The RNA shown here (SAM riboswitch aptamer (S box leader)) has 103 nucleotides and comes from Neobacillus niacini. Taxonomically the source falls in Neobacillus (Bacteria, Bacillati, Bacilli, Bacillaceae). Its Rfam family is "SAM riboswitch aptamer (S box leader)". Gene Ontology term of the family: regulation of gene expression. From the family's description: The SAM riboswitch is found upstream of a number of genes which code for proteins involved in methionine or cysteine biosynthesis in Gram-positive bacteria.
């Protein structure tokens, strides 16, 4: 870092630390000195391993997650509105994270 597959509408702290940007790109829209990203501890899940009473278990080991559906939209198609507005819904699919596998 490329490739397969499988998930992505649930869940999760009035905690420490530390002090500016964050929310992947782009456009929006949010979050953020009433301290966010982030790191630690605590939780949440159960993908892979372990274990047993073989299963819708357990949560001990490797991961991961812990604001807003992956925040939403970024291609195409359909239906509905509209008539100089380019909006609403639904599919697919793209790009992206996360596991596990392979090169």
């Nucleotide at each position: 870092u490329u490739c397969u597959u499988a998930u992505c509408a649930a869940g999760a702290g009035a905690g420490g630390c530390g002090g500016a940007g964050g929310g992947a790109c782009u456009g929006g829209c949010c979050c953020a000195a009433a301290g966010a990203u982030g790191c630690c501890c605590g939780g949440c899940a159960a993908c892979c391993g372990g274990u047993u009473u073989u299963a819708c278990a357990c949560a001990c080991g490797g991961u991961g997650c812990u604001a807003a559906u992956u925040c939403c939209a970024g291609c195409a198609g359909a239906g509905c509105a509209a008539g100089u507005g380019g909006g609403c819904u639904c599919u697919g699919g793209a790009a992206g994270a996360u596991a596990a596998g392979a090169a």